[in-house]
Context: one part of a larger RNA
Formats: sequence, structure tokens, C1' cells
RNA sequence: UGACGGGGGCCCGCACAAGCGGAGGAACAUGUGGUUUAAUUCGAUGAUACGCGAGGAACCUUACCUGGGCUUAAAUGUAGAGCGACAGAUUGUGAAAGCAGUCCUUCUUCGGACGAUCUACAAGGUGCUGCAUGGUUGUCGUCAGCUCGUGCCGUGAGGUGUCGGGUUAAGUCCCAUAACGAGCGCAACCCUUAUCGUUAGUUGCCAGCGGGUCAAGCCGGGGACUCUAGCGAGACUGCCGGUGUCAAACCGGAGGAAGGUGGGGAUGACGUCAAGUCCUCAUGGCCCUUAUGUCCAGGGCUACACACGUGCUACAAUGGCCGGUACAAAGGGCAGCUACCAGGUGACUGGAUGCUAAUCUCCAAAGUCGGUCUCAGUUCGGAUCGAAGUCUGCAACCCGACUUCAUGAAGUUGGAAUCGCUAGUAAUCGCGGAUCAGCAUGCCGCGGUGAAUACGUUCCCGGGCCUUGUACA
Repeated sequence: UGACGGGGGCCCGCACAAGCGGAGGAACAUGUGGUUUAAUUCGAUGAUACGCGAGGAACCUUACCUGGGCUUAAAUGUAGAGCGACAGAUUGUGAAAGCAGUCCUUCUUCGGACGAUCUACAAGGUGCUGCAUGGUUGUCGUCAGCUCGUGCCGUGAGGUGUCGGGUUAAGUCCCAUAACGAGCGCAACCCUUAUCGUUAGUUGCCAGCGGGUCAAGCCGGGGACUCUAGCGAGACUGCCGGUGUCAAACCGGAGGAAGGUGGGGAUGACGUCAAGUCCUCAUGGCCCUUAUGUCCAGGGCUACACACGUGCUACAAUGGCCGGUACAAAGGGCAGCUACCAGGUGACUGGAUGCUAAUCUCCAAAGUCGGUCUCAGUUCGGAUCGAAGUCUGCAACCCGACUUCAUGAAGUUGGAAUCGCUAGUAAUCGCGGAUCAGCAUGCCGCGGUGAAUACGUUCCCGGGCCUUGUACA
């Protein structure tokens, strides 16, 4: 100087407490361990692995296994050689890849050009090392810290500044001060959302005027309103009162759409964990070179006495079922989204039309109004299994999703222990997108409905500052 303490002081955080809802029990989905296997490819492993890499394993992907092939090879270049092939069509064999054949086959100024084949040299490797590395990421932590120049103090390591008194979300600001300044962080500048003005009205809107319809901004028209998207205004402790060191600031109030960082996001200091990644990529070294390279078919990654994590659906009446009816946002769409019509109980199919989209389309559910069920393993719950189908796709056996009929398991609120959340949040309801031929209970977004509680900081966990002890570094 640090680190540590079941030392002390001050402070903070959904850290506890106060509440609400979960998970731990059940079935299923998914990931992992283990076991099994020819292979169940590899990586990730306290917090910071385990719906993670993977934003989507039937083939492909694919790296694994079995079997069959190739050896300058999938690509490109140089040199040399002999060629006119290669491609295409086709035959045999084969699971295919490949192997073996047949047909058809360049240009030329004759120098060569072009092209494939062969030979030689350069390949290739998701092989090893993340403890050789770059890049990138997680975490402490959006915590308030981490440092420097000069000066001063100390023999020196080093200290001071950065401490103290207040204050703040903040090393934020003020005062004090052998320190005076400065940098990276904080804050602000950026995006979005909440209010208003202005400009502009198409594909959006429709108050007034006219037309028109069963109805409908449907039409003429209009720019008022909504909305869209440009520009601006607005919030700064600016104003008032009180407290306070004539300070910073705090408390209350006014006005205001919004008040003290308005809400949300992006933004992650010096560093820590030899943290993760050589399977994105790049790269040193090592290793393989008729194979650890590469092509193909089939299988596997989907196994299953078991254990764990994360989810989904429930155990019901604040509910289930049936019928009527209302209201979003954000996105997507041409090998696409499809109105509408017809067929089918349905998944869907056959037509048909609009839309390269504020124009057409995908497109709501909880809610609400009626009816029914009456506390049961039930009209709860839907696993599992049988049959018949639909769709995608060369192909759904291993191993897809969906539909209809039938079947109707466990489950009656879950032990110890444990998780999330402080407001448009939790809870609950649906919608969209990426990936994608097909496949979503996952992920990333969007809106609808919409709570309870916080006395407080003694305790648990993590962190910051000061101080103290230490046989630790």
C1' cells in the first nucleotide's frame, strides 16, 4: 500500500421487511448430468453453464458412426507435356457417389488463342493448444470510482490531492484545506415517449356544404379534427415561502401536459476472474497428407432404470362450454399476403380479385350481453393410445406440424428450501417478427385489461467511503 475480520462508524440496492404472483408436488416441452450406444459430434459447468452457441438436426445442415468411392483433390495461379476436349445426350453397373463405355464435338491472320486432361509446385483440416494470441463477449456494475502533471511531505515503499463538515442518484455540488490543476468515468449532448404551435395534406382524416347507397369517406369537395413527419416551443430548482454557514442543497407551494434525472433506451472508467470463445472469423506453434483431407448412401445428434435447471398446461365456478357482439399497437407480404365465392364437420382445397403496400391483405383475445353446468376426478384437466385425413417437401419408418372421431392418465394448490416484481410495474389477455419448404410452450418485440404493499434498516446477501486490528501478500 492492499486484502481479510462471526472489528467499529456512515450510506446504498426488490438486499431484508410489507405485499402480489410463481417455481419446488403432477403431465408434457426443452436443455444438462448420468447411463446406454457403432455413433448418441463439439463447446458452455457457483454467482457469470443448463429454452446457452442453435434466430428453428427428416435429407441437407453435420462437425459423429457404418459402408462404398477419390488422391492436385471443391476453387485459383505458374511452368511443362501430349491433346480437342469439357459440357450435353445416352448405355451398363451401383444405394448414390463413382467406375467403365457409345454418340456429338473449338476459333485461327497458322504465330497462336480458348478449353479441359496429365505431371510438378503452391492445397485442405469444425485436428490440438483460449494457459502462445488478435478480435469479441460475460461478470463485479451504470457500482462511483480509477488515475496523471507540477508542487509539498517521507531515507524509501509511498502519501497528499481523492481527507474533514454538509449535500447528492453520482469523486454531484458547496465550504474548508500544502496543495493547485487536469484526464478517463458521473451528468449533459443522441433516440424514443408524454403537451402545444407551425408547415404539409396522400395512400391517412370527415366537422360543415352538396350528391349517393341496403350500408360504407362511397363521390364532389374540405384542412377544421384525428393521424402522419419535418421544424420549433416547453422543465431551468426558473418563481414564491421555509430550513440552511449571506453556500451547496433540502422541504412545501404556485403555475403547468409534464417538477426536481418526467418515463424508457442506447451508452459499461482503470481493472478482476490465466473467466468464455482456435466450432463465426483471423492467427503463432504442433500434428494429419491414398488421410485427422474430400464425395456419397444409410444411420445418429430425437436412445432412457434415473437426477437437476428453465418453461408450458392444469388441478376449476373471479370457472368450463354454446350463441350474439365491441375495441389495438407494432410488424410482415411477389417462388409472397390474399379479400370474395364455392366444396368440406375440419385441417384445407378449387376458382377469383386486389396489392411491390398509410392504398390491398395477414387481423385480435381477455371484455361485454344472454343461455347452460352446481362442486363431482366433474360438461374440470388434457397426457396417452386407436382410426381416418390435410399440408409442406425427391422423401414424414426411425423423426414434422395440423384436423376430425374415439380414448380420457396424473393432477383437488404442492415438504425442506427457493425466485421475480415498486406503476401503466406485477399479474393476466391476445397479436406480430426473425430463423424458416415445413416445424415455437423458446427468443425478440407489440399493444389490451390492470392491482397490492414499502412501518422501517435490527437481521440475511452484494456494494461504496472513512477508521481500526493482523503472525496474510
Model confidence (mean pLDDT): 83 of 100. This is a predicted structure of a 473-nucleotide part of an RNA (small-subunit ribosomal RNA, 3' major domain) from an uncultured bacterium. RNAcentral holds the full RNA, with entries from ENA and SILVA. Rfam family: Bacterial small subunit ribosomal RNA. Its family is annotated with ribosome and structural constituent of ribosome in the Gene Ontology.